[in-house]
RNA sequence: AGAGUUUGAUCCUGGCUCAGAACUAACGCUGGCGGCGUGCCUAACACAUGCAAGUCGUACGAGAAAGUCGGCUUCGGCCGAUGAGUAAAGUGGCGCACGGGUGAGUAACGCGUGGGUAAUCUGCCCCCCGGUCAGGAAUAACCCGCCGAAAGGCGGGCUAAUACCCGAUAACACUGACACUCUGCGGAGUGUCUUUCAAAGAGGGCCUCUGUUUACAAGCUUUCACCGGAGGAUGAGCCCGCGUACCAUUAGCUAGUUGGCAGGGUAAUGGCCUACCAAGGCAACGAUGGUUAGCUGGUCUGAGAGGAUGACCAGCCACACUGGAACUGAGACACGGUCCAGACUCCUACGGGAGGCAGCAGUGAGGAAUCUUGCGCAAUGGGGGAAACCCUGACGCAGCAACGCCGCGUGAGUGAGGAAGGCUUUCGGGUCGUAAAGCUCUGUCGGAUGGGAAGAAAUGGUUGGAAGCUAAUACCUUCCAUCCUUGACGGUACCAUCAGAGGAAGCACCGGCUAACUCCGUGCCAGCAGCCGCGGUAAUACGGGGGGUGCAAGCGUUGUUCGGAAUCAUUGGUCGUAAAGCGCGCGCAGGCGGCUUGGUAAGUCAGAUGUGAAAUCCCUGGGCUUAACCCAGGAAGUGCAUUUGAUACUGCCUCGCUAGAGUACGGGAGAGGAAAGUGGAAUUCCUGGUGUAGAGGUGAAAUUCGUAGAUAUCAGGAGGAACACCGGUGGCGAAGGCGACUUUCUGGCCCGAUACUGACGCUCAGGCGCGAAAGCGUGGGGAGCAAACAGGAUUAGAUACCCUGGUAGUCCACGCUGUAAACGAUGUUCACUAGGUGUUGGGGGUAUUGACCCUCUCAGUGCCGUAGCUAACGCAUUAAGUGAACCGCCUGGGAAGUACGGUCGCAAGACUAAAACUCAAAGGAAUUGACGGGGGCCCGCACAAGCGGUGGAGCAUGUGGUUUAAUUCGAUGCAACGCGAAGAACCUUACCCAGGCUGGACAUGCAGGUAGUAGAAGGGUGAAAGCCCAACGAGGUAGAAAUACCAUCCUGCUCAGGUGCUGCAUGGCUGUCGUCAGCUCGUGCCGUGAGGUGUUGGGUUAAGUCCCGCAACGAGCGCAACCCCUGUCUUCAGUUACUAACAGGUCAAGCUGAGAACUCUGGAGAGACUGCCCAGGAGAACGGGGAGGAAGGUGGGGAUGACGUCAAGUCAGCAUGGCCUUUAUGCCUGGGGCUACACACGUGCUACAAUGGCCGGUACAAAGGGCUGCAAACCCGCAAGGGGGAGCCAAUCCCAAAAAACCGGCCUCAGUUCAGAUUGGGGUCUGCAACUCGACCCCAUGAAGGCGGAAUCGCUAGUAAUCGCGGAUCAGAACGCCGCGGUGAAUACGUUCCCGGGCCUUGUACACACCGCCCGUCACACCACGAAAGUUUGUUGUACCUGAAGUCGUUGCGCCAACCGCAAGGAGGCAGGCGCCCACGGUAUGACCGAUGAUUGGGGUGAAGACGUAACAAGGU
Repeated sequence: AGAGUUUGAUCCUGGCUCAGAACUAACGCUGGCGGCGUGCCUAACACAUGCAAGUCGUACGAGAAAGUCGGCUUCGGCCGAUGAGUAAAGUGGCGCACGGGUGAGUAACGCGUGGGUAAUCUGCCCCCCGGUCAGGAAUAACCCGCCGAAAGGCGGGCUAAUACCCGAUAACACUGACACUCUGCGGAGUGUCUUUCAAAGAGGGCCUCUGUUUACAAGCUUUCACCGGAGGAUGAGCCCGCGUACCAUUAGCUAGUUGGCAGGGUAAUGGCCUACCAAGGCAACGAUGGUUAGCUGGUCUGAGAGGAUGACCAGCCACACUGGAACUGAGACACGGUCCAGACUCCUACGGGAGGCAGCAGUGAGGAAUCUUGCGCAAUGGGGGAAACCCUGACGCAGCAACGCCGCGUGAGUGAGGAAGGCUUUCGGGUCGUAAAGCUCUGUCGGAUGGGAAGAAAUGGUUGGAAGCUAAUACCUUCCAUCCUUGACGGUACCAUCAGAGGAAGCACCGGCUAACUCCGUGCCAGCAGCCGCGGUAAUACGGGGGGUGCAAGCGUUGUUCGGAAUCAUUGGUCGUAAAGCGCGCGCAGGCGGCUUGGUAAGUCAGAUGUGAAAUCCCUGGGCUUAACCCAGGAAGUGCAUUUGAUACUGCCUCGCUAGAGUACGGGAGAGGAAAGUGGAAUUCCUGGUGUAGAGGUGAAAUUCGUAGAUAUCAGGAGGAACACCGGUGGCGAAGGCGACUUUCUGGCCCGAUACUGACGCUCAGGCGCGAAAGCGUGGGGAGCAAACAGGAUUAGAUACCCUGGUAGUCCACGCUGUAAACGAUGUUCACUAGGUGUUGGGGGUAUUGACCCUCUCAGUGCCGUAGCUAACGCAUUAAGUGAACCGCCUGGGAAGUACGGUCGCAAGACUAAAACUCAAAGGAAUUGACGGGGGCCCGCACAAGCGGUGGAGCAUGUGGUUUAAUUCGAUGCAACGCGAAGAACCUUACCCAGGCUGGACAUGCAGGUAGUAGAAGGGUGAAAGCCCAACGAGGUAGAAAUACCAUCCUGCUCAGGUGCUGCAUGGCUGUCGUCAGCUCGUGCCGUGAGGUGUUGGGUUAAGUCCCGCAACGAGCGCAACCCCUGUCUUCAGUUACUAACAGGUCAAGCUGAGAACUCUGGAGAGACUGCCCAGGAGAACGGGGAGGAAGGUGGGGAUGACGUCAAGUCAGCAUGGCCUUUAUGCCUGGGGCUACACACGUGCUACAAUGGCCGGUACAAAGGGCUGCAAACCCGCAAGGGGGAGCCAAUCCCAAAAAACCGGCCUCAGUUCAGAUUGGGGUCUGCAACUCGACCCCAUGAAGGCGGAAUCGCUAGUAAUCGCGGAUCAGAACGCCGCGGUGAAUACGUUCCCGGGCCUUGUACACACCGCCCGUCACACCACGAAAGUUUGUUGUACCUGAAGUCGUUGCGCCAACCGCAAGGAGGCAGGCGCCCACGGUAUGACCGAUGAUUGGGGUGAAGACGUAACAAGGU
């Protein structure tokens, strides 16, 4: 520090997700040791049991028992001493308000921070001053009696005090008055006078003074207590400034309310309380209400700013079962106190009582989840005490828990036959792996044994010494020294010794992010998943194994927080199109504001001071072996307050200014607004005339109108609405918007030159106003147009588009509505920043008679463009540039601009405006393609123009379907269908039935065996294969031989075999677009990038062919050419070909000699290149015409197929991975099937006839084939064919007759002398065999068919059409296929249309690419939400009723010790009564948050449901 994810790819916007750190955690798997920490986040739920606050006998009175000892005894016991002035209880003092727990409540002066208190208090502690005199009356304990189950209570009697009361005295205290000083003006200090208020003793010691008497008392002294006062310290109360969560879908709240006066109350200010008076107080700088929450130091995170949080530790607050209340006290409205009410639990004799773990342990419950009913006061701290000491679940320790942090270990070295084994493998190996074993060592932790700390200093005591006090060398206090005394943890830490590698490793992950890869299993199943996404037979993503990576006594998962997220942006974002500028203006508050003088010093800046608790964080150092942890010091603490300065800037006050703004004056343009009036054109209607059959409307029609006279045309009239031309990216207005003309009223703007005011300005939350169309209300008006509606068409449907009608409405007046793609999708204002060119309005200069023209300038309105900006597109002085001010708005998509609530509205609805749930995207711009019922240009038998076909018939053949035991398999739009198959009777053959074989019909290697063995005539059985029998019967090499080896065969092993599956695992080959002209690269340039350029453009071509131009320059694969055939010529060579001349010769014939001319054969060459000419074109490429030439612009034909597309075809041609099969899915054999047949389609053949058929005669080819072959002559047969066999391995012989054509004849338009299917009979040939199932011949038979619907195919010249010939395959079996020649046309105006293709361009929401994408409704399932008659929980307001306990007030006839009084009585007090206030409770009526609710509404989601086609292309309106 970033990464993944939207796309075919790109850039951007934007969300989601991940990597990090942290946790009071929990869960899963695992678990050796130690140190230091931490441990109910949930039910402030309920609690059994024990403990958690007592202490003081040096305040006081009283005072046991057991036990022991002694005495007595009637043996029952009694007395005394001791225990012991002890225990327990009581009076009294101090403490119990600390410590400990919890976070319910609280949005508050509660907390934090800084101040104030001149408005206050403060026990214990410290210091200082002064004092402690003299009396009195009670009461508990105790005793007696009584009530009660108990808890507890009542009456009578005795008694003490540091308990209580009275009096004296007293001040610097307190009250009041006066004076002075100070002052913050509130008061404070000092002085004088005046008023009022105290006390308690206890312990030790002593005898100097006094008295008794020898030790005590008074007294003295000392210690601790006590009282009054002053001060300090500490703690507390109260007040103030500032800070302190969310909701405005909470906007108004408030009667003690705000203030005053008087009084009460308090330690103290104050409506804190009361009476009276006034009418205030708070609030958009957020009152009131609601929700949530203890606050802070800090903690976590972060670079920081921030964000989140408030466990442990520390400060503050609040609470103590719930609610209320006071008492005591220095302090409480009191956790382990009191009273009352309530709920709950317990006891009860039913009458009454008791209780409060949010103290420490512990229990139950809740929950994913949180510990021992431990030890000790040894340390630290606290309470009491003079002290010893007691108490202390504070605390110190231990226990449990990997809950966290930190440390250590589970060994180290060596060790290659790289062991065994596992996994894997291309079978060679690789890997686990120096890992193990083995060898040599070490000794941490753990274990055993032994030793063994520090934490302890005090206090107290002993002894010695010193000082103070004093009459005193007592006593007491203090100090010093010495010794003794105290350890829960704990025999712990630590140390030593012993044995011994021995007891000690797991967890997660391994597709990318993200470090780490393979095998098997599984087969969209099971499962995984943080996001993207994996899994449908080769899964590095599931499960297991091996291996690896990471961390490690832990590792993962889940949850939460911050980070990354600049994804709420102060630092640090945006708003033309991604989410986002209010429709527009006016304008209060608010924010911001020109130049200048002086002042001030609020902001601002600087210095100083105080504070910012400690702990934490950071730095330095130190202590535990280290670390965590702990200790000490420092720094920091960005803050607040006080104070001293500075005065540039801002603020405030003030003197001025004119550049901003405005006013006055003179001109100017304009559909700016409102009202009244006027005008013509047109539509429609009415009246009349002319006139006749149609009009109207459409793609075509119809509805409609018209013979009752339409349309058309003429004249007149009525009425409403809108204003042609001018008219223009022209004008005006803030926007909406404004178009005939005239008048009236009226707003704004621009220009010019002077004068004046003197910052008067800009923006604007709320507010107010304006605001298209549609819509609403009332009343008018209504010609045209026209929602709704009706009809006619269209259509599968057509609630639409089109047509004919037509009502609201459109118009006017008044009112409402308040929204629009109200758009420049661009808020307003100001300033600055190159230009060019139009146009509107004004002004200046020049010029002119004038209009023009030229030029400068101001204000508008357009276009282009530099810098700059922008994701890009684009914007660019009219900014989206650079700055300033203010306002509005945005924060992923959907749900949703919806629900609920509120406001407005007559309604429609508008404004404001969520959530649950759901998705991983939604989006912007640009790129490359593809596509378009977009455009342009151009090709092609693409159309058109022609010729001939197919589709109809019969037959052949292939396919589908059906059938079948099987009808083997594949090919399926073009690009499957006379295709694989260049040839299924058996074979082929893969299919079916049946019979057989099992290491196999076939291959390789190893081992063993192999003489009557291998082989084998023949025989049996059988359909054959097979099985059984079997005469006969072996080999080669080496060696003398035994024997060995080879061959053969047998057995076993390694293995064979498979036309079984997967063409979507593959190779190879092929089809197709398409012989279309395209497809790319290097370098450069442009672009952030995908990518572009080049390759586009102007021409041209069959062609990306060539030329020119050009930020491109070159190059490659394609095109073309080079190759083959053919067309002309030359040359060479002439046999088997040829025959002109010569000779011979035949019925005839190159038949023979001969020839080398010709044809021909087959080698080598020539020839054609726009080379030449003309004009065109850009002095180009090139095109047109012409000459010459056999051939002319590629001469004709072939071979040749770019990058790629279709997961195109083929595992059955071959090869091949994987899977499957192994007495069968292999192999052999017989028979059958592939040849089936209601039907459908493709491709063909033959026809339908006279351009024909039949008969006879007569010509002319090319290219092929031939020894398992082609076969002549001749003979036989009507023929197929048979016999025959010359010749030929072929330019020699044969197949071989070419046919159409031509000549002659017959037929005469008929189902025929057309056509030949079908069927009967008879034959021929091939073959082991023609039944299923061959071809051919002859005789007979003589079907459909009379030129073929919709539709559709081929062909542009030696082509179509037509005619025959040959070949491959092949025993036989072509109408198919592949070739060959003969005869030999017609037509092409042209590119609008159909199809396919190329280039450019445009739109796109497509990219699996239009066979695309995608919307709504319905049906089904699930989910969350809204409404709803109601039902119901909780919170809360208002009014009223009730009124426990208690304070206060009042009363107090009952009661009472202290004081007064001789007494009576009084003062004073108490109970009781009454009153105010008030908790719980009750009644009534509202408000709010929920829960639930028949039914209902929309929404979301859901591989393959239904209906349509709305959107994306001009998406077909």